[in-house]
């Protein structure tokens, strides 16, 4: 160099006009205005209201080992097991690199294994192969009738430990090696794990994102969360306030000396007085209600619009340094970076930038998206560019 995998960054730049929105300013006017996912809203927190003695049950989640964090299902490291490439073996396998994930238990119990198959878990004889026995055939064999065999074929996600060589009538852990499993006990190593060694021919298929057992975490709602200021109109309380005036008729009611007499309690109507509304041509005048509690003034308390805060100084960015293989943590300097609220963050027009396309003038076109209380994270969308690192191949020295 090129292929191909991973991994970080960057995601148009300047300048002008007019606008929008925070801010600061007596004003001219200055400064400042999306994102790497602001996106789904899937996980975990911080704030906030409510609930809450303890423990137990039930239900959610999480699940290899060690760290990291404020926490997590998320980040580093490391292990085991798959997948893929490469070298090795006669073969299984071992090696070496990449890459995958919900990766605790299946010898605690129960349950499931569709289809296909002979048989799907106390194992099975379909084809096949193998010894006998009968029958036919000269013969090679071929039929069939008892048995052996899991080696070979076929089914199927999965066939009851693998490969090799020995052994057999064929065949089998039947024997032996080596792989792999189990049991001891040694070493390594915080552990998960892993190495040798012994001892066993081998018991114990899978599924727990089936119920279940094991640890271990977990109250609830969510900035429309809360919390402070308050109108109008209508509720509720609580006080203040104008004749318990006078005449006329009259109703019921008790008394009762029986006299339409006295007492209480209404209803109508007149006359003045009072308070309140409204309305006028407003020191007044006219009409409505109203005079023991209604209007009506006063005040108190919930609340609703509205308005403030919450709101952005924060597990907060940037640089260096030290620890640390690494997340990550500590220090030391330095910055201050939207905060709206049916919600600003735009057009518009120059210069260059990159891809297109044109023979040139020069036209087109610039991904995905788009703040709403705030971090940590995960996912999932992305044109084009820049740098890193792993593999393999090629060329050069």
């Nucleotide at each position: 160099c090129a292929g191909u995998c991973g991994g970080a960054c960057c995601g148009g730049a300047c300048g002008a006009u007019c606008g929008c929105u925070g801010u600061c300013g007596c004003a001219a006017g200055g400064c400042a205005g999306a994102g790497g996912a602001a996106a789904g809203u899937c996980c975990g927190a911080a704030c906030u209201c409510c609930a809450g003695a303890g423990a137990g049950c039930a239900g959610u989640g999480u699940g290899c080992c060690g760290g990291a964090u404020a926490a997590c299902g998320u980040c580093c490291g490391g292990g085991a097991c798959g997948g893929c490439c490469a070298g090795u073996u006669c073969a299984a396998g071992c090696u070496g690199g990449u890459u995958g994930g919900a990766c605790g238990g299946a010898a605690a119990g129960u349950g499931c294994c569709a289809c296909a198959g002979a048989a799907a878990a106390c194992a099975u004889a379909c084809c096949g192969c193998c010894c006998g026995g009968a029958c036919c055939g000269c013969a090679a064999g071929g039929u069939u009738c008892a048995g052996g065999u899991a080696a070979g074929g076929g089914u199927g996600a999965a066939a009851a430990g693998g490969u090799g060589c020995g052994g057999c009538a064929a065949g089998a852990g039947c024997g032996c090696a080596c792989c792999g499993c189990c049991g001891c006990g040694c070493g390594a190593g915080u552990a998960a794990u892993c190495g040798a060694g012994c001892g066993g021919g081998c018991a114990g298929g899978g599924c727990a994102a089936a119920c279940c057992c094991c640890a271990c975490a977990c109250g609830u709602a969510g900035c429309a969360a809360g919390a402070c200021c308050a109108a109008a109109u209508a509720g509720g309380g609580a006080g203040g306030a104008a004749g318990u005036u006078u005449c006329g008729c009259u109703g019921c009611c008790g008394c009762u000396u029986c006299g339409u007499g006295c007492g209480g309690u209404g209803g109508c109507g007149g006359a003045u007085g009072c308070g309140u509304g409204c309305c006028g041509g407003c020191u007044c005048g006219g009409u409505g209600c109203g005079c023991c509690a209604a209007a009506c003034c006063u005040u108190c308390g919930g609340g609703u619009a509205g308005g403030u805060c919450g709101c952005u100084u924060g597990a907060g960015c940037c640089c260096c340094g030290c620890a640390g293989u690494a997340a990550u943590g500590c220090g030391c300097g330095g910055c201050c970076c939207a905060g709206a609220g049916g919600a600003a963050u735009g057009a518009u027009c120059g210069u260059c930038c990159u891809g297109c396309c044109g023979c040139a003038a020069g036209g087109c076109a610039g991904a995905c998206a788009g703040a709403a209380u705030u971090c940590g994270g995960c996912u999932u969308a992305c044109a084009g560019g820049u740098c890193c690192g792993g593999c393999u191949g090629c060329c050069a020295a």
Molecule: Bacterial RNase P class A
Organism: Terriglobales bacterium